[in-house]
Context: one part of a larger RNA
RNA sequence: CGCAGGAUAUUUGAAGGGAGUUGUCCUUAGUACGAGAGGACCAGGAUGAACAUACCGAUGGUGCAACAGUUGUCACACCAGUGGCAUAGCUGUGUAGCUAAGUAUGGAAGGGAUAAACGCUGAAAGCAUCUAAGUGUGAAGCCCACCCUAAGAUAAGAUAUCCCACAACGUUAAGUUGGUAAGAUACCAGGAAGACUAACUGGUUGAUAGGUUGGAGGUGUAAGUGCAGUAAUGCAUUAAGCUGACCAAUACUAAUAUAUCGAGGG
Repeated sequence: CGCAGGAUAUUUGAAGGGAGUUGUCCUUAGUACGAGAGGACCAGGAUGAACAUACCGAUGGUGCAACAGUUGUCACACCAGUGGCAUAGCUGUGUAGCUAAGUAUGGAAGGGAUAAACGCUGAAAGCAUCUAAGUGUGAAGCCCACCCUAAGAUAAGAUAUCCCACAACGUUAAGUUGGUAAGAUACCAGGAAGACUAACUGGUUGAUAGGUUGGAGGUGUAAGUGCAGUAAUGCAUUAAGCUGACCAAUACUAAUAUAUCGAGGG
C1' cells in the first nucleotide's frame, strides 16, 4: 500500500514445511520342516540404541559476589570488629535462571490409490492365456492421517462484537481539508520477549518495576556479653545472623501530565 467505511477478537485451510530409523529378548514352539545337526513363517508381547521435541519436580553441572572459612598486606588511632587489593586472592557449599549426562513424550495404529509380483473371469486364436473389455490381492515407497506455518490464497475467505446522519470548501456531486468516535500509537514502568525492531505484561478505575513486610530456598550458629582456660580456643545466649534473581502481600517511590493518528453511511 492492497484486501470498496473504520476497528478489536476468534477462526477456516488453498498451499508449504517437519517427522518417517532400527536392534535384542519372550510367547506361539524346540512346534512345522529335517535322518540328524539345526530350526521357522504367521501372530502376540517386552525392552533398548540413535534421533527429534519439550521441560527443570527429582539426579547432577554452572551459578562474577548468596553464605561461611582462610592466607598475605594496607586502611579505619589501638583491641575487637570491619573494609580494599591479591585470577572471583584461595577454599567449601549454593537460590533463581540456563542446562544434560537428567526427566517426559514421539516414530505408531488406520484408510485410499498403486509398483514388482500373484490372481478371478475371459476372448482375439472353439484350446490355452492375469488383459484385449471387466475385476481383485499387494510395499519401509505415494496420497491422507500426526506436528508446525499459513487469507498478499490479489480468487485477499468466515464468525462475533464495537464506532458511526461532524464541520469547511466544492455544483446539495465526485472529492479535498480539518477536528473527532470505536480503536491505535507516541511516551513511561517492565521482563516470561529481545541484536535493533517486533511481540507480550502494565500505566493510578494500577501490583508493571523498585522499596517495605512475610515466606520459600541457601549458608551454617553473627555481633555483643557472660562462663571455663595462662593462652590458643571452647561453651551459652543461638536452627542464630546474613541472604541476587524465587512466591505472596502492601501504593511508600516511579508508570504523572500530555500529544499524535484514526470512519462519515460505506

Record summary
This is a predicted structure of a 266-nucleotide part of an RNA (large-subunit ribosomal RNA, domain VI) from a Clostridia bacterium. RNAcentral holds the full RNA, with entries from ENA. It matches the Rfam family "Bacterial large subunit ribosomal RNA". Its family is annotated with ribosome and structural constituent of ribosome in the Gene Ontology. The prediction has a mean pLDDT of 89.